Transfer RNA from Candidatus Shikimatogenerans sp. Tser, 73 nucleotides, folded computationally. Rfam family: tRNA. By type it is a transfer RNA. Gene Ontology term of the family: triplet codon-amino acid adaptor activity. The coordinates come from a structure-prediction model, not an experiment, and the mean pLDDT is 80. RNAcentral records the identical sequence in 4 taxa. The source organism's lineage runs through Bacteria, Pseudomonadati, Bacteroidota, Flavobacteriales and Candidatus Shikimatogenerans. The RNAcentral record of the sequence draws on ENA.
RNA sequence: AACUUAGUAGUUUAAUGGAUAAAAUUUUUGAUUACGAAUCAAAAGAUUAUAGGUUCAAAUCCUAUCUAAGUUA
Numbered sequence: 001a002a003c004u005u006a007g008u009a010g011u012u013u014a015a016u017g018g019a020u021a022a023a024a025u026u027u028u029u030g031a032u033u034a035c036g037a038a039u040c041a042a043a044a045g046a047u048u049a050u051a052g053g054u055u056c057a058a059a060u061c062c063u064a065u066c067u068a069a070g071u072u073a
Base pairs, nucleotide, nucleotide: 001072002071003070004069005068006067007066010025011024012023013022018056026044027043028042029041030040031039049065050064051063052062053061
């Protein structure tokens, strides 16, 4: 320098162009317990990396940029 893959909750992962973006874990509160742990219930937590475009409708498709990993020279 060229190319490939990936970027979604604090963390790990889902989601066929049409859902209030789902789950586990985490945190908080409550129940339970003599007290904890475990268990159960509820709640909180996401401008889907950034900026544009296509579309009635974009996490998803297209373009550029950024970051990470890798391949080639």